Model confidence (mean pLDDT): 81 of 100. Predicted 3D model of a 145-nucleotide RNA (c-di-AMP riboswitch aptamer (ydaO/yuaA leader)). It matches the Rfam family "c-di-AMP riboswitch aptamer (ydaO/yuaA leader)". Rfam links the family to the GO terms cyclic-di-AMP binding and regulation of gene expression. About the family: This family represents a conserved RNA structure found upstream of the ydaO and yuaA genes in Bacillus subtilis and related genes in other bacteria.
């Protein structure tokens, strides 16, 4: 030179999840999220429960299980793993468009209950990652001179 792993300061990225005040408890700003009128949708819904956060939704294929079914061969239905793919969604100055590329395509809450919805009420402000951050076009904002 490279590559792995631990720190430390920066730098940046998913996300609402930053910021200030105080010695603290806690407050406030700000950003998010839920509830909740008229109108106006639904003219239906109520276990096939239904509903919120969030891109995170909806299929195929394999293999196992279980249940119906069963002489035997097959089918059907679900659940599980595991593979392909997808509606969607991020990715280095910000926003737009335009062509790649690399990824993600989870997981959780309410608890029988909610459409929108001014006033109004309630509620969070975590966590988890990077060494990489293409290329163009318009307009911006920085910084230089």
């Nucleotide at each position: 030179c490279g590559u792995g792993c631990g720190c430390a300061c920066g730098c940046g990225c998913c996300g609402a999840a930053u910021c200030c005040c105080g010695u603290a408890a806690g407050g406030g700003a700000a950003c998010c999220g839920g509830g909740g009128a008229a109108c106006c949708a639904c003219c239906a819904a109520c276990u096939u429960g239904g509903g919120g956060u969030g891109a995170a939704u909806c299929g195929g294929g394999c293999g196992c299980c279980u249940u119906u079914a069963c002489c035997g061969c097959a089918a059907a239905a679900g659940g599980c793993g595991u593979u392909c793919g997808u509606a969607g969604g991020a990715g280095a100055c910000c926003u737009u468009c335009c062509u790649g590329c690399u990824c993600c395509g989870a997981a959780c809450c309410c608890g029988u209950c909610a459409g929108c919805u001014a006033a109004c009420c309630c509620g969070g402000u975590a966590g988890g990652c990077g060494a990489g951050a293409a290329g163009g076009a318009a307009g911006g904002a920085a910084a230089g001179g």